The RNA shown here (c-di-AMP riboswitch aptamer (ydaO/yuaA leader)) has 131 nucleotides and comes from Blastococcus saxobsidens. The organism belongs to Blastococcus, within Bacteria. The coordinates come from a structure-prediction model, not an experiment, and the mean pLDDT is 80. Rfam family: c-di-AMP riboswitch aptamer (ydaO/yuaA leader). About the family: This family represents a conserved RNA structure found upstream of the ydaO and yuaA genes in Bacillus subtilis and related genes in other bacteria. Of the family's consensus pairs, 92% are formed in the model. It was read from a public genome assembly, where an Rfam model found it.
RNA sequence: CGCCGAACUCCGUGGUCUCACCGCCACGGGGACCGGGGACCCAUGUUCCUGGGGUGAAUCCGGCCUGCGCCUCCACGGGCAGGCUGGUAGGGCAAGUUCCGGCCCGAACCCGUCAGCUGACCUGGUAGGCG
Numbered sequence: 001c002g003c004c005g006a007a008c009u010c011c012g013u014g015g016u017c018u019c020a021c022c023g024c025c026a027c028g029g030g031g032a033c034c035g036g037g038g039a040c041c042c043a044u045g046u047u048c049c050u051g052g053g054g055u056g057a058a059u060c061c062g063g064c065c066u067g068c069g070c071c072u073c074c075a076c077g078g079g080c081a082g083g084c085u086g087g088u089a090g091g092g093c094a095a096g097u098u099c100c101g102g103c104c105c106g107a108a109c110c111c112g113u114c115a116g117c118u119g120a121c122c123u124g125g126u127a128g129g130c131g
Base pairs, nucleotide, nucleotide: 001131002130003129004128008031009030010029011028012027013026014025015024016023032126033125034124035123036122037121042116051114052111053110054109055108060087061086062085063084064083065082066081067080068079070078071077090105091104092103093102
């Protein structure tokens, strides 16, 4: 300097460094952006049996190998767990608006039996990662 992401910005007070400013730390107050809860109306066969829901692009469908005192007595087959691997809903970057069609992601976490939408209202976040 740039990218993903809401994750930016301003003011005041005190402290620290300094001749001073700038900078840094703490506290307080605004703006901005993002998320959750929450009526009428509307929507819904919803939950229990097998919970349900949220942030997020991150959903869904296969193949191979190994293991199991599982289904089952056996074979075939199936199931469960682990490892590897191929796609995919969807998302990002770059290039291009003629001749552009390349590269990458397709995770993780949270609530705790509970939440559709939703005005007023209530409430939370302003991180982290990468070139």